Annotation:
The prediction has a mean pLDDT of 78. Predicted 3D model of an 82-nucleotide RNA (c-di-GMP-I riboswitch aptamer) from Bacillus coahuilensis p1.1.43. The sequence is in RNAcentral, with records from Rfam and Ribocentre. Of the family's consensus pairs, 94% are formed in the model.

RNA sequence: AAUAUAUAAGGGCAAUCCAAUUGAUAUAUUGGUAUGCAAAGCUAUAGGGGCUUACUCAUAGAUCUGCCAGACAGCUGCAAUU
Numbered sequence: 001a002a003u004a005u006a007u008a009a010g011g012g013c014a015a016u017c018c019a020a021u022u023g024a025u026a027u028a029u030u031g032g033u034a035u036g037c038a039a040a041g042c043u044a045u046a047g048g049g050g051c052u053u054a055c056u057c058a059u060a061g062a063u064c065u066g067c068c069a070g071a072c073a074g075c076u077g078c079a080a081u082u
Stems, first nucleotide, its partner, number of pairs: 001082002005079001012037002017032005035070001041075003047072001049068003056062002
């Protein structure tokens, strides 16, 4: 510097469920739990996609400035190997 993986080492994260808190909601935070993950690290103003429907409009519903990264994706990266 490249690769992002067959085997290792050090390890890391935490699905679901439960409790508390928060919010109109979607959700989020903390603690426990451990389904799994080589990016389950970061990014919602790179992009596409999804959820809620407070406020607003006005009667039919539309609709974010809210939320989702473990749905696609963009960016970055440990060790080993060459």

RNAcentral records the identical sequence in 2 taxa.